This is a predicted structure of a 374-nucleotide RNA (Bacterial RNase P class A) from a bacterium. The coordinates come from a structure-prediction model, not an experiment, and the mean pLDDT is 75. The RNAcentral record of the sequence draws on ENA. It matches the Rfam family "Bacterial RNase P class A". Gene Ontology terms of the family: ribonuclease P activity, tRNA processing and dimeric ribonuclease P complex. Rfam classes the family as a ribozyme. The model forms 96% of the base pairs in the Rfam consensus.
[in-house]
């Protein structure tokens, strides 16, 4: 200098003015509710989005057993929790930094494996190879052609995949048939919390692939959501409590146990709408120290940062040029001058932690490879 890879961050700024949402002091009017006016404070995001996971909060349900359903799926951590994140393990890809993985079980069962191919899992004989027995060509032999039976998975061919791999021995030809190496399975020892790794011994090799096919195993899981819910307020409907009462009855999302309901009397409560509340001080933000490889935890200091109930956060003007455009200088890098605020994706609705998706332009850092020079 070039090419990459991983991570973090920003995502117009300042001012004036006119409006809009929320809040406050004061003044005036009013019995009050409240209205009007001046002034002051404050008002979107990194994703506020998708609503895909997980929690807080609220109400309802909640006794036990069985069955069923859903989610997750290497290990150890982390956390309020997670399907998130971190570190590590294993496999695959990359020269490398690094990236990707739905990564439990296929020697429990059921099922599937298109096309091609002889055969796709009780293995199989299409071509080829080998042995043997006939036939034909030929006067005979050699040789050739064709067939029956048997052997063979080494070679060819098909396929995503062909029954451990390629080598040596062996054989009629072959074959874990035998041997060494690699792979695989079993056992033991050692290291590690663990996933797993290493070493040694034994076995001739059985058990192809697919579980985002059914299924099996392990772990976790009650329902609804701020239109949750609470308070205020007259009556009716309705609801609750006590007493009493009926069956071969009904209900409790499937079954059993169990529980509840049903005609009447007395007492109590009061739906929706509306107003107020829930409502924003919170697993909160910023800075720093400490512990930890890290996710994260902990301690100290400082700060208060929208709270609307169909939704305000906007318009105009000025200054500033990151980028863009033009022009000049220059071999280039780059620099000077001028113009330009048009600039992406997007819009809080109870609140958090994640994931995913969208995004003009820009900044910073770690690491890798190649090349050149010293």
């Nucleotide at each position: 200098g070039g090419a990459g890879u991983c991570g973090g961050c920003c995502g117009u700024g300042c001012g004036a003015u006119c409006g809009c949402g929320g809040g406050g002091c004061c003044g005036c009017a009013g019995g009050a509710a409240u209205g009007c006016g001046u002034c002051c404070c404050u008002g979107a995001g990194g994703a506020a989005a998708g609503u895909c996971c997980g929690g807080g909060c609220u109400c309802c349900a909640a006794g036990g057993g069985c069955a069923g359903g859903g989610a997750u799926g290497g290990u150890u951590g982390u956390u309020a929790a997670c399907g998130g994140c971190a570190a590590c393990c294993g496999g695959c890809c990359g020269u490398g930094a690094g990236g990707c993985c739905a990564g439990g079980g296929a020697a429990a069962g059921u099922g599937g494996c298109a096309c091609a191919g002889a055969a796709a899992a009780c293995a199989u004989a299409c071509c080829g190879c080998u042995g043997u027995c006939g036939g034909c060509c030929c006067g005979c032999a050699a040789g050739g052609c064709g067939g029956g039976c048997a052997g063979u998975a080494a070679g060819g061919g098909u396929g995503a995949a062909a029954a451990g791999g390629g080598g040596a021995g062996g054989u009629a030809a072959g074959a874990g048939c035998u041997c060494a190496c690699c792979g695989c399975c079993c056992c033991g020892c050692c290291g590690g919390u663990g996933a797993c790794g290493g070493c040694g011994g034994g076995g001739g090799c059985a058990g192809g692939c697919c579980a985002a096919a059914c299924c099996c195993c392990a772990u976790c899981c009650g329902g609804a959501g701020c239109a949750a819910g609470g308070c205020u307020g007259a009556a009716a409907c309705g609801g609750g409590a006590a007493c009493a009462c009926a069956g071969u009855c009904g209900g409790c999302g499937g079954c059993c146990c169990g529980c509840c309901g049903c005609c009447g009397u007395u007492c109590c409560c009061a739906g929706g709408u509306a107003g107020c509340u829930g409502c924003u001080u919170g697993a909160g933000g910023c800075c720093g120290g400490c512990a930890g490889u890290g996710a994260u935890g902990u301690c100290g200091g400082c700060c208060c940062c929208a709270g609307a109930g169909a939704a305000a956060u906007g318009g105009u003007c000025g200054c500033a040029a990151c980028g863009g455009c033009g022009u000049c200088g220059g071999a280039a890098a780059c620099g000077g001058c001028g113009c330009u605020a048009c600039g992406a994706c997007a819009g809080a609705a109870c609140c958090c932690g994640g994931c995913u998706u969208a995004c003009a332009g820009g900044c910073c850092g770690g690491c890798u490879c190649c090349u050149c020079a010293g």